[in-house]
RNA sequence: AGGUGGCCGGGUAGCUGCGCCGCGGAAAGGAAAAUCCGUCGGUGAGGAAAGUCCGGGCUUCAUGGAAACAAAAUACCGGAUAACGUCCGGCCGGAGCAAUCCGAGGGAAAGCGCCACAGAAAAUUACCGCCGAAAACUUUUCGGUAAGGUUGAAAAGGCGAGGUAAGAGCUCACCGCUGUUUUAGCAAUAAAACAGGCAAGGCAAGCCCUAUUUGACGUAAGACCAAAUAAGGAUUAUCGGGUUUACCCCGACAGAGCGUUUCCAAUCUGUCCAAAGGUAGGUCGCUUCAAUUAAACCGGUAACGGUUUUUUCAGAUGAAUAGCUAUCGGUGUCGCAUUGCGACAUAUACAAAACCCGGCUUACAGGCCACCU
Numbered sequence: 001a002g003g004u005g006g007c008c009g010g011g012u013a014g015c016u017g018c019g020c021c022g023c024g025g026a027a028a029g030g031a032a033a034a035u036c037c038g039u040c041g042g043u044g045a046g047g048a049a050a051g052u053c054c055g056g057g058c059u060u061c062a063u064g065g066a067a068a069c070a071a072a073a074u075a076c077c078g079g080a081u082a083a084c085g086u087c088c089g090g091c092c093g094g095a096g097c098a099a100u101c102c103g104a105g106g107g108a109a110a111g112c113g114c115c116a117c118a119g120a121a122a123a124u125u126a127c128c129g130c131c132g133a134a135a136a137c138u139u140u141u142c143g144g145u146a147a148g149g150u151u152g153a154a155a156a157g158g159c160g161a162g163g164u165a166a167g168a169g170c171u172c173a174c175c176g177c178u179g180u181u182u183u184a185g186c187a188a189u190a191a192a193a194c195a196g197g198c199a200a201g202g203c204a205a206g207c208c209c210u211a212u213u214u215g216a217c218g219u220a221a222g223a224c225c226a227a228a229u230a231a232g233g234a235u236u237a238u239c240g241g242g243u244u245u246a247c248c249c250c251g252a253c254a255g256a257g258c259g260u261u262u263c264c265a266a267u268c269u270g271u272c273c274a275a276a277g278g279u280a281g282g283u284c285g286c287u288u289c290a291a292u293u294a295a296a297c298c299g300g301u302a303a304c305g306g307u308u309u310u311u312u313c314a315g316a317u318g319a320a321u322a323g324c325u326a327u328c329g330g331u332g333u334c335g336c337a338u339u340g341c342g343a344c345a346u347a348u349a350c351a352a353a354a355c356c357c358g359g360c361u362u363a364c365a366g367g368c369c370a371c372c373u
Stems, first nucleotide, its partner, number of pairs: 001373008010328007018044005023038004046350001050361002053359005058218001060216002063265007071214005076090005091105001092103004106209002111207002113203003127149002129145007157175002160172003176198001177196008222284004232273003238252005253270004291312001294309006330346007
């Protein structure tokens, strides 16, 4: 100087004021339920409570099953987890001197599409150049070439030698690429040997292909209680039949569900008009959970799992968790000063539970610890 991981971001005492739970009492005997008092006991906002980005628990709805399509998500290998797009370990690629960090990491010989500008040309290259021939007098024409140069993110295998009129995998060695085999590894993959002159430039956070997975909402979800509530009109009402003539029974037909369609089974419904009460009350859900803290032991590289002991546990509903004083510590400023002492100031970072949990991402004044390069 840098990298990785973790922690604090106030403590203590007193007084006053709030919410919840428990205990005790009063009032009341009124339906769900609720109210009041207390020198009583306990407890009360984070590492992110935030973003609403993932995954679930729980709740309700969709009648169950099967198939196809659409849409969305994930994408190297192996493991952890309730699960995940998360985490751990590894492989490969890239950045970095390194510690480390990043990866939207399957497929480009299934198909389609794109590669601006510049440049001669962006996957069927020929502007300059090089070589050869002819003419000409210093230029022209024809043919060959893709090694050198220009442009560009990229010029279509690289580098060196031989060879050639000059050149070119044209030939050879090495590297790269493709294929086969062997070794190591659960695997991704790595190394080696052999063969081949070599067809596959980049982009799939372009469409697409392959494999796997996926109902819709959401605590204002939802459940219960209290309170309140009158009655009608027209027509014969999908079709047919029956009868005990009742808005009854049977059959057919039609309709009704997930994003769409089809099939099977089951259930329900079957014309029109008009009208009443309630949805400003209360309780539950509501917080003891796939929990959390610490230690030891066992298994595992680790994430994590298991056993024993141990610490802790807000539940509001217009929304409580606060204010003051003193002191300690921290921080800042000033003065003196060897370590340090004194004075003054300050609570100033990001910010606040609202069903709960596991992650990810973002914000953070000041300060501390450990390890690594």

Predicted 3D model of a 373-nucleotide RNA (Bacterial RNase P class A) from a bovine gut metagenome.
Its Rfam family is "Bacterial RNase P class A". It is annotated as a ribozyme.
Of the family's consensus pairs, 97% are formed in the model.